[in-house]
Context: one part of a larger RNA
RNA sequence: UCCGGCGACUUACGAUGCGUGGCAAGGUUAAGCCCUUAAGGGGCGGAGCCGUAGCGAAAGCGAGUGCUAAUUGCGCGAAUCAGUCACGUGUUGUAGACCCGAAUGUAGGUGAUCUAUCCUUGGACAGGUUGAAGUCCGGGUACAACCGGAUGGAGGACCGAACUCAUUAGAGAUGAAAAUCUAUGGGAUGAUCUGAGGAUCGGAGCGAAAGACUAAUCAAACUUACCAAUUGCUGGUUCUCCCCGAAAUAGUUUGAGGGCUAGCCUCGCGUAAUUCCUGGAUGGGGGUAGAGACACUGAAUGGGAAAGGGGGUCCACCAGACUGCCCUGCCCAAUCAAACUCCGAAUACCAUCCGUGGCUACCGCGGGAGUGAGACAGUGGGGGAUAAGCUUCAUUGUCGAGAGGGAAACAACCCUGACCAUCGACAAAGGCCCCGAAACGCGUGCUAAGUGCGAAAGGAUGUGAGGACGCAUCGACAACCAGGAUGUUGGCUUAGAGGCAGCCAUCAUUUAAAAAGUGCGUAACAGCUUACUGGUCUAGCGUUCUCGCGCCGACAACAUACGGGACUCAAGCACGCUGCCGACGUCAUGGAUGUGUUUGCUGCGCUGCAGCGGAUACGUGGUAGGGGAGCGUUCCAUACCGGGUUGAAGGGCGACGGUGACGACGCCUGGACUGUAUGGAAGUGAUACUGCCGGA
Repeated sequence: UCCGGCGACUUACGAUGCGUGGCAAGGUUAAGCCCUUAAGGGGCGGAGCCGUAGCGAAAGCGAGUGCUAAUUGCGCGAAUCAGUCACGUGUUGUAGACCCGAAUGUAGGUGAUCUAUCCUUGGACAGGUUGAAGUCCGGGUACAACCGGAUGGAGGACCGAACUCAUUAGAGAUGAAAAUCUAUGGGAUGAUCUGAGGAUCGGAGCGAAAGACUAAUCAAACUUACCAAUUGCUGGUUCUCCCCGAAAUAGUUUGAGGGCUAGCCUCGCGUAAUUCCUGGAUGGGGGUAGAGACACUGAAUGGGAAAGGGGGUCCACCAGACUGCCCUGCCCAAUCAAACUCCGAAUACCAUCCGUGGCUACCGCGGGAGUGAGACAGUGGGGGAUAAGCUUCAUUGUCGAGAGGGAAACAACCCUGACCAUCGACAAAGGCCCCGAAACGCGUGCUAAGUGCGAAAGGAUGUGAGGACGCAUCGACAACCAGGAUGUUGGCUUAGAGGCAGCCAUCAUUUAAAAAGUGCGUAACAGCUUACUGGUCUAGCGUUCUCGCGCCGACAACAUACGGGACUCAAGCACGCUGCCGACGUCAUGGAUGUGUUUGCUGCGCUGCAGCGGAUACGUGGUAGGGGAGCGUUCCAUACCGGGUUGAAGGGCGACGGUGACGACGCCUGGACUGUAUGGAAGUGAUACUGCCGGA
C1' cells in the first nucleotide's frame, strides 16, 4: 500500500411539538392480586395523576378575585370551554449520551537486582621517580642554634599499566550498540576503585545540588481503581431519489476560532385586508456630490493705505520724531476646509394615488435548524505612502454553495444559471491564416516600430492629416563664384586691448552691400568666418499650433517568452459593412418530476379526502441546513398447505428491468436451506478516523 472482516446519534425516565388510534367533560390506572394454553395473554385494582375555575403571600372568596375604609378604578381571570391515555416520530433535560483522543487529579498497592547516600563484611592497586619529619655520625657552641654526610621512607606527591573516568576529534544515526567504536585524554595510596549482604521511596527518599537519581520512566516512579475523568479542541460519522435553501451581521458575554437573543433558511397552522414585490405620477424631510467667500467659523498668499496698542532708538523734562520689530483691525486682488455654509443636486428613503405582472410572495403563532473566521471585483470614504493579493466601513455583483462558454492555463473578471435525451435550429461573451469550429471577407485610411506582443517624466528634421504666419519668377531657401570697404588702432582701461578681456558710446562716409562687428583665432596685430550685397541656378522655402500612428528613454536571475507557429496595402491599428463559428443560454421534438388550476374514472367513514389518467401555467444548480418519499440487510408474526438433493443459500459470468438505492432471468459452481406479500423489531448500509484485527 492493497484485500477481507469489525467500526460511530443508542437506551431508560421526564419535558415539549407533530402524526396515528381509543375514549371524551372526562381520560387513565400504579403497586399489588386473580385466572391462564405461562418470557405471552385476560381480568380485578380509582390510591394517584392530568383536565373540567379562577384570584390572592395567605386566611379565604368564587365567575369572579386581589388591591382598599370604599373603588364608576387597575391587575389577573370568566364570558369566546377539550381533554386524556397509548404507540410512533422531531427536539430537549438527566444520565458516559454520536465514536476515538489528552496532559491531569485522588486513593490503595508494587519497586533501591539500575541508580543516589549510608551500614556490615571482604577484595584490588605492574613498574619506575622524588626523598618530608625523625634518627645516627662528624663539624660547631659556654650550652644551644646552626652546617655537612649518612640513614630514614612521608605525601588527597610525580611518571605510568591493571582498574576507573569520559577531555578532544572522527565514525556511527532504519547503528554492530535504544549511548557504542577508533585515536587522544583525566585519576591511578585515595574525599580511591570494587564484590557480597543490608537500610532509606512517591509530595516521599537520596542528592560534594545537575531538579540530578529512585529498574531504557522523574518539576513528583510504576501499577490498579475512581474512569467511558474532563476537553468551548482536532479527526471520523456508512444506502437512494424528490422539494426548498442560508450565514460569515447586530447586541451581549473573563467574550473574541465558544455561547445566548435577534437577523437570514425550512416545515406546519392561521389572518386576509390591494398586505407585499414591481412601473409611473404627486407630495415630503434632508445638507452629501458640487459650489461659495461682505454669509459665519477658521486657514492662507501678495499688495495698499494708514489707525490703535506694545517694544526699541533719539530725546534732561515737557512735547515730539523715527522705526527693515511684535500684535490687532481696514481696503484691493487671488485662494482653501471631514469636524466652515449664503447655497445645493442626482440617487436613496417615506407617504398617497393610478397601473402591469406575480402560486399571499406580506404579516402572525408554533416545531426544526445552520450561521455568528468570509473572499475578491466595481463604486463612495477612513487608516496606510491617493503602497500591498494590506486594513476597516458603506453599497452592488460574483465566488462561497455555481457546473457550462470566453480570458493560453486562472474560486472572485466577461457571457450565462446545468431535470433527462437528440449525429436538429438560433444566438451571448469571444472569435473566423494553421494548431483549432468559423471570411488569408469587403471598403477607406494609418503603422515599418515585429509597434502590435508591458511602462513614466523627458527627448527627437520618424511619418500621415488639418490650421496659422512669413518669404518667393521684380527669382525665395540651400549651395557655389565675387565683394564684405573708409574716418579708425572709436573713446576709456591696459604692459598691450587694433571689430572680438572689460567699461562707455555705437556716429559718419563711400556704396550694389558691408556691424565702431556673429563666431573661431593672435601676447597684441595678422588670418578665417558671419551679418549684409551682386552673380550663377531654379520652384517652392521657413517658422509655429492641433490631431493620428510610430522612435528613444527600456537593466535579473533554469530557457526562446504574442498560448505557439507564423503574420507587414497583415493574420497589426482606426472607422464602416456583410456573412459565419461559438455554451449545459434560447427554440424545436420526446420523456421524467414538483406546485397550482381544471377535468374524467375509481374507492371511502362522501360540504370532502385519497388513488389512477388527461389538459394547462409556472418551475426542477446547490454547501450548512429543514421537509418529503423510498431501496436494501438481520430477526419475529401471519398468509401463500410457497420454493428446495429433479439442487436452497452463497460464489462466477451475461447484451434484461427500474430515475436511483436496487431487482429479475439464464448458464456454470455450490451442496442445504430459503423466498414472496402484509405488518413488526433493530447490534440496519463504510474508499476515509496517522482507525482496530487478519491476510497478501